Description: Large-subunit ribosomal RNA, domain VI from a Flavobacteriaceae bacterium, 246 nucleotides, folded computationally.
[in-house]
Context: one part of a larger RNA
Formats: sequence, C1' cells, structure tokens
RNA sequence: CGUUAGAAACUUGAGAAGGCUCAUCCCUAGUACGAGAGGACCGGGAUGGACGAACCUCUAGUGUACCAGUUGUUCUACCAAGGGCAUUGCUGGGUAGCUACGUUCGGUUUAGAUAAGCGCUGAAAGCAUCUAAGCACGAAGCUGUCUUCAAGAUUAGGUUUCUUAGAUUCGCAAGAGACUAUUGCGUUGAUAGGCUCUAUGUGUAAGCCAAGCAAUUGGUUUAGCAGAGGAGUACUAAUUGAUCAU
Repeated sequence: CGUUAGAAACUUGAGAAGGCUCAUCCCUAGUACGAGAGGACCGGGAUGGACGAACCUCUAGUGUACCAGUUGUUCUACCAAGGGCAUUGCUGGGUAGCUACGUUCGGUUUAGAUAAGCGCUGAAAGCAUCUAAGCACGAAGCUGUCUUCAAGAUUAGGUUUCUUAGAUUCGCAAGAGACUAUUGCGUUGAUAGGCUCUAUGUGUAAGCCAAGCAAUUGGUUUAGCAGAGGAGUACUAAUUGAUCAU
C1' cells in the first nucleotide's frame, strides 16, 4: 500500500514445515519345527538408548548482585574499624535469572488408496491362466489422523461487537527485546524507583563487658549485612498536551 466505510476481538484452513525412531528382557513357550544341536512367526507386557519439546520443584553449574575468611601494599594523623589496588587479589558459600548433568512429557490409534508379491472368478485359446471385463488382500513407504505456521489464499475468506469508536506520538517499565516490534501501565494509577516488611543467602557485625601476660576466647547475638524473588505503601517519575482516523 492492498483486501473498497472504519475499528476491536475471536477464528476457518488453500498451502507449507516437522514428527511418526532403535534396542534389550519377560510371557506366550523350551511350545510349533527339528534325529539332535538348537529354536520361532503371530500376540501381550516391561525397561532402556538416541532424538525432540517445555520447565527450574529436586540435584548440579554459573551467579564480576551479595555474605564471610585471608595475604601484600597504600590511604583515612595514630589504635581499632574501614576504603583503594593486586585476574572478581586469592579462598569458602550463594538469591533471582540463565542452564544440564536435573525434572516432566512425546513418537499413539488406526482408516483409505497402493508397490513388489499372494489370490478369486474368468475368457480370448471348449483345456489352462491373478487380467483382457470384474472382485479381494498386501509395507517402517503415500494420503489422512498428531504438532507448528498460515487469508498478499490478489479467489486477499468467516463470526461477534462498536460508530466516536479506535490508533499513534510522548512517558514509566518488563512475562519482551540488537534497533524495531510485543506486552503491562500512565494519577479514575501499584508501571518502575524509593521506603516498610519478608522467602532466602552468609554465618554470629561494630561497640561495650568479662577471662587471659598475650595471641585469642566468651557474652551481648541464630547477630549484623545483603535481599535481582514476594507483599504492602503514591514519597519520586509516568504532567499537560498534540496528531491521525470520520
């Protein structure tokens, strides 16, 4: 831009893509078969591999947010307590998020038309013949059933509601994200930040008191600090407007 009034929401599916996998064990059954050795079809069940999808409750990893320990040096005049630098200085843990090594789930059911092949009836050709007319079977393959996309499918589809509706710009953001887009919100407000609590992480802060010559230890103290997650709260910022559409 088109889809021929406009808008919002929900849809049909022409068509396209993907998937439909493999193994072992048990039962049937040591049966059929076979002199024996050996050893099934068909059918039923269980487990696993690889592959795929989703997710983070568990396990594990990361986690340069965070907490603690610790070495050297420098600074805050000194002690104590801290800041900077040394790969995040190193080490031990670790929330959210993101992940797999983790968890859950999936490949089912059959139907139709067939291939090779097996047949029925049956002439040409008094016989025979699956074929010439006619009829019935037959595969992990084909079509459909399953999943996803899909009306620019120009054959541009359908349904419902509305007629000033609606959309955009702009702003606050994240279940989104390179940008855009998408989604939520914009004072008739919990959208983000802040603040107050908190799941959780770390592991018992500083100061003071006590014991000890001291290093250090104990008490106050399951403390202090953090809290990307959760809840609440208009304190701050989403102001006021403008444009398109008819």
Notes
Taxonomically the source falls in Flavobacteriaceae (Bacteria, Pseudomonadati, Bacteroidota, Flavobacteriales). Rfam family: Bacterial large subunit ribosomal RNA. Its family is annotated with structural constituent of ribosome and ribosome in the Gene Ontology. The coordinates come from a structure-prediction model, not an experiment, and the mean pLDDT is 86.